[in-house]
Context: one part of a larger RNA
Formats: sequence, structure tokens, C1' cells
RNA sequence: ACCUACGAGUUACCGAUUGUGGCAAGGCUAAGAGUCAAGAGGCUCGGAGCCGAAGCGAAAGCGAGUCUUAACAGGGCGUUAUUAGUCACAGUCGGUAGACGCGAAACCAAGUGAUCUACCCUUGUGCAGGUUGAAGGUUAGGUAAAACUAACUGGAGGACCGAACCGGUAAGCGUUGAAAAGCUUUCGGAUGACGUGAGGGUAGGAGUGAAAGGCCAAUCAAACUUGGAGAUAGCUCGUACUCCCCGAAAUGUAUUUAGGUGCAGCCUCGGGGUUAAUUCUGGCGGAGGUAGAGCGACUGAUAGGAUGCGAGGGCUUCACCGCCUAUCAAGUCCUGACAAACUCCGAAUGCCGUCAGAUAUACCCGGGAGUAAGGGCAUGGGUGCUAAGGUCCAUGUCCGAGAGAGGAACAACUCAGACCAUCAGCUAAGGUCCCCAAAUAUAUGCUAAGUUGAAGACCAUAACGAAGUGAGAUCUCCUAGACAGCUAGGAUGUUGGCUUGGAAGCAGCCAUUCAUUUAAAGAGUGCGUAACAGCUCACUAGUCGAGAGAUCUUGCGUGGAUAAUAAUCGGGCAUAAGCAUAUUACCGAAGCUAUGGAAUCGAAAUGUAUUUUUCGAUUGGUAGGGGAGCAUUCCAUUAACCAGUGAAGGUAUCACUUGAGUGAUGCUGGAGGUCAUGGAAAAGCAAAUGUAGGU
Repeated sequence: ACCUACGAGUUACCGAUUGUGGCAAGGCUAAGAGUCAAGAGGCUCGGAGCCGAAGCGAAAGCGAGUCUUAACAGGGCGUUAUUAGUCACAGUCGGUAGACGCGAAACCAAGUGAUCUACCCUUGUGCAGGUUGAAGGUUAGGUAAAACUAACUGGAGGACCGAACCGGUAAGCGUUGAAAAGCUUUCGGAUGACGUGAGGGUAGGAGUGAAAGGCCAAUCAAACUUGGAGAUAGCUCGUACUCCCCGAAAUGUAUUUAGGUGCAGCCUCGGGGUUAAUUCUGGCGGAGGUAGAGCGACUGAUAGGAUGCGAGGGCUUCACCGCCUAUCAAGUCCUGACAAACUCCGAAUGCCGUCAGAUAUACCCGGGAGUAAGGGCAUGGGUGCUAAGGUCCAUGUCCGAGAGAGGAACAACUCAGACCAUCAGCUAAGGUCCCCAAAUAUAUGCUAAGUUGAAGACCAUAACGAAGUGAGAUCUCCUAGACAGCUAGGAUGUUGGCUUGGAAGCAGCCAUUCAUUUAAAGAGUGCGUAACAGCUCACUAGUCGAGAGAUCUUGCGUGGAUAAUAAUCGGGCAUAAGCAUAUUACCGAAGCUAUGGAAUCGAAAUGUAUUUUUCGAUUGGUAGGGGAGCAUUCCAUUAACCAGUGAAGGUAUCACUUGAGUGAUGCUGGAGGUCAUGGAAAAGCAAAUGUAGGU
């Protein structure tokens, strides 16, 4: 991992409600007794007691009333307007019990453990060999005597080296091991606070501990065994056959509450009744202060200019007066412009009312729920960085609980809501060169960058720059010759004045920057010189012969361009098979249609024991509610029926039903099975790191 077997809403009592049945202003017996019988049974007694028919009051109590009260008032709760209960059974739900099943870590009680290990007690035992050489002593020297010195002796030590023994420093190996802690090499202690044998002691909030929360039998921040015990688990996981109808929520509020729960909201089932009270559309009538807009209409904020009350500063003056201003600035005027907590104004929607039309809801009572982690997108906002697949609201939609088609792939983007069948047709979004169904379609343009082949998100692009190129608009010059090129001129007063060492068109300053000759020529556009000189431009003529120049708007392109393993439009590829505009075909879905069939609901007709026919609508679905069934085991009817002319079981094939399933036949098997109706459950497995067995 697979197969087989087992494996989870049960039972008792109490209560609520629905259904069925009995009796009914009443209903029912319990324990117990008797009797028949022999099944755990039937029948008859038994009225104790319970519920209901009357309530009010705390109660005494009174009573269709009663309580409050001084009250004949008022008010509360009742009566009255048809008064239905009760018993049994069954379904669903709630409560109490283990209460759908499995699952803790823990808590408590009583016991069992010191053969492991910690410490202690008693009694034994072990420590090769080598080294060092303390105190003390003897002899000699030495001293007044000592001290002291030397040699020898001596044999101390938690002394030294190192086996046994005890340990376990470092590395390697081992890591489903040879081993649930080892092996190899290396290393520490090795006469001591040493090692070790035997016997004994200390016990679970206790022991023991040279102290690590260590050890206390491979278990220790409280051992192990049994019991309380099916502890508790607002938590996780699992929870078994079929079909049909409807179908949510992820919100409000409260919560020692936030992943739980109560009430409400939303779902379902049953019942009810009214003047349709619901929803949508249209007309009419309303309230309102949002979007927008505005602000010589308020509250605030606010840019530039004009004027300048007043203030500051400066000048002047003995002082006053007066003058000036790159300052501040009220008010006024002109121009401009802002606000969620501004409004002189002011929509669209939405909301309320009413009328009309369409629809088939709305509302009330009762049974059963689930949900109370939501999410994406679009729009209006808050927050954040007008960041986030961010977060918090509102309105809508989809996913959730929605399959199908498109989008390369892709819950929520686009199209579209799957009852079933069909080798039929038409379309939507999106597409039509090939992968790949359908146009290598038509017409007119654009792009030359492989730009592009991307609706948008997933999957980024701008400011800015440029005689890229297409379209449009405006203005200027031009056959009296434009623009570009070439040839020639580009002069004189004058070296303008000032400044300066110099300043002559060309360092700088000034200027009515003039005038003259001219076809034209600046008191000079740039280079250049120390200053001149020189080159050149503006400007003019000639030559040439037709368009030239400037600005603005716009389409498609271009640079800017940059991310970590190898790139790419989905790919191949494409100059259209790219982009824009227009047109006609075709493809394309579970949409729509066609044909056949099924079910649910409603209406009508027929007909009446509830059926048939026709028509119309409907039939995606998680949590969840409701309805109808299939199968398994046992029992009653049943001393029946089927069965050796072959039961159950097994196996293969075929047939039928919407499905769970059912039936037939063959083979096997060899003795039991259970149709129909009803009843009762140890009543259905794919999942629980399920349990056991097998492979």
C1' cells in the first nucleotide's frame, strides 16, 4: 500500500411540538389484585392520584370577578365575543444522564519499587614496576654553649612516571548500529575526598544530591501499578444506501467576548386569514443639503497689481511743520482662486405618499436549522504614500454554493445559469495562416521600429530629447525670380566720443548708433591682432529657374529602457498573419431552437375514491430544512409456501428500473430459504497518522 472483517446520534425518564387513533366537559389509571394461559402474553377489577373545565391576590381570602385603595374613582390581571381537553403510539427537537465516536497534558486515592542509580551504616578485599627523597637520627666540622655546615642514614606525601583498576579529553567510525550509548586511536586519576564484593537503611511533593533539576529499575520540574474513569476538551479528526423539492450566512447587538455563545436578520416545513397590504414600471405630490458650483452671502483660508488709514526707518529742524522709502500694512478697487467639520445656491439617484398597469409575493402563528473567519471586481469615500493580492465602511455584482465557452494555462475578468438523450440547426463573448473549428476576405490608409502580434489585472513605464514619417491649420517670401549654392561688392566722414600704455566695427562706458556716396554696405554678427592688419556675416548685384521658410494641433513610430539558472507574441512564425476605419461571410457554449422522454408545481376539463388528458411554468447547488424509497438481520400472520426434478452462498452472461437495486439463465454448491403485509433494529464505510488478520 491493497484485500477481508469490525468501526460512530443510542437507551431511559421529563418536557415542547406535529401526526395517527380512542373517548370527550371530561380524559386516564398507577402500584396491586383476580382470571385465562404458558411468549417477556391476553382479559377484568383497582379512581389512590394527575391534567382540563376559573380567576385574582404575597397571603388570609373572595370569586366572573379579584387585587390595589378611604373609595361605588382610576388602573393591573382575568371573564364575556363558538368552551377542548385528555390518554396511548409514532416522528422531530430540548433537558438530565458518558449522550455521535476516538483523542489529552493533568488531578486525587490506595499500593509496588534503592537487584539500576544517589547518599549512609556494617564487614571484607584490591592497588605490577620505577622515581623523588620531608621531618627525625648518626658521624664529622664548627661554637663559650648554641646556631650553622657537610656526608651518611631515614622513608614522608589528597608527591612524580606508569600497568591492573576506575574514568571518559579530542577526533574518526557507527547512526534501519555488532551495541536502545558501542568500537579504534588519543587522553585523566592510579596510597586516595581511592576502587570494589557481600549484607543492610532512606520512598513519591517523599527520598538522595561535592547541586547538573541530577538520580530514584532503558521512565523524573514530581516514579511505576491499579482505581475514581467513558475525568474534562468552547479544540482537531472521522461520522457509512438512493432519488425528488426548496435553499442560506459569513451582518446588527451583547458577552472575562473576539476561531465560543444568546437574541435579531437571512433558509426550510406546517397552519392562518384580509379590502394585495409585496416587488417592478409610469404619472403626480412631498421632505432633504450630497455631486457640482459659488463666496462684494457668512465662517475661515488665499496669489498678483493699484491706492496707502496707520506703523517702522531715513533726511531736516531748537521744536513743530515738512520731504523720502526695494519695509510692514487696515480698508477700497481690478484680476485670479480654495474648504469633510463654509453655503447666497443646488441636481441626478435614492426615500416617503398617492393613482394606474404588470407580477405573485408580503404579513401573522408554530416546528427544525445552519450562519455570525468571508473574498474578488466596479463605483462613492476614510486610512495609508490618491502604496499593497493593504485595511475600514457604503451601493451593486460574482465566487463562496456555479458546471459550460473565451481569456495560452488561471475561484470570482468577458459571454452564459447544466432535468435527461440525439453523429440536427442558429448564435453570444471571442475568433477565422498552421498547431486549431472558421476569410492567406474586401476597401482605404498608417507603421519599418519585429514597433507590434497584450481590453484590463496576474505580467510597469514616465519626465525629457530628436529636420523619423503621415494628416490638418495659420502666417511669411516667391517668374517684378524666392530658398540653397557659385561669382562680385561689402565703401566714405572715421582711428565716432570717452576710457586707456594701447582701444582703429569687434576689453569696457556713452550716444537723436548720425551723416555721405550708393545696386548695397551695422559707428558693425563672429574669428583674429599688443594695437593695426587679415578672414567672415548682415546687406546688394549677377548667375540659376520653382517653390521656400516658420509656428501650432494630431496619428504611428524613435532614444530614455535596468535583476539575478536560457530565452521567447501560448508556440511556429508574420512586413502582415501588425495598427486604424468600414463592410460582408463563416466558426464558435451544457445559451436558444428542433425531436423524443422524465419529474415538480399550478390551472382547466373529465371523472370521482383521487384517476386520466391538455396547457403553462419550473427542475445548478455547499451548510441546512422537507418529502418519497432501496437493501441487510430478526419477529408475527405461518404446524403455511418454495426446495435433492437442487435452498442459501459463489461465479459468468443477459434483461429491467430515475436510483439505491431487482429478475432470469448456465456452471458450481449440497440443505435450507422466506414471497406479500406489518413490526423491531447491534440496519448500509473510502477516509478517523482508525482496530485486527492476511498478502
Predicted 3D model of a 695-nucleotide part of an RNA (large-subunit ribosomal RNA, domain II) from a Rikenellaceae bacterium. Model confidence (mean pLDDT): 81 of 100. RNAcentral holds the full RNA, with entries from ENA. It matches the Rfam family "Bacterial large subunit ribosomal RNA".